[in-house]
RNA sequence: UUCUCAUCCAGAGGGGACGAGGGACCGGCCCGAUGACUCCCCGGCAACCGUCCGUCCGAUGUUCGAGCGGCACUGGUGCCAAUUCCGGCAGGCAGCGAGAUGCCUGGAAGAUGAGAG
Numbered sequence: 001u002u003c004u005c006a007u008c009c010a011g012a013g014g015g016g017a018c019g020a021g022g023g024a025c026c027g028g029c030c031c032g033a034u035g036a037c038u039c040c041c042c043g044g045c046a047a048c049c050g051u052c053c054g055u056c057c058g059a060u061g062u063u064c065g066a067g068c069g070g071c072a073c074u075g076g077u078g079c080c081a082a083u084u085c086c087g088g089c090a091g092g093c094a095g096c097g098a099g100a101u102g103c104c105u106g107g108a109a110g111a112u113g114a115g116a117g
Stems, first nucleotide, its partner, number of pairs: 001117008013042005021031003025088004043080003048076002050073002052070004057065003084109001089106006
């Protein structure tokens, strides 16, 4: 960097450093010198992977594998403003003089994890 699969309306903040933009892109709307973003420390959330336990099924030479559930962890990541902040494309419904707009479903893009090349 590419591909595959899963998840994305829940949850979780203090301190220090720096000093101007940041929220991926575009539009909107927000955050930001009462210091955002980023980095560091500590703390926390969560349960994707790992570990452990239970259950069930299948192999079987006595432990291994798949599914489901659970506790939590000196483990590997991730995350701790706003639903991925909202929308963007397509379809349906409502609405209207036409609209704006709202709701639903799917998609695209993105993020994170696991696996593969």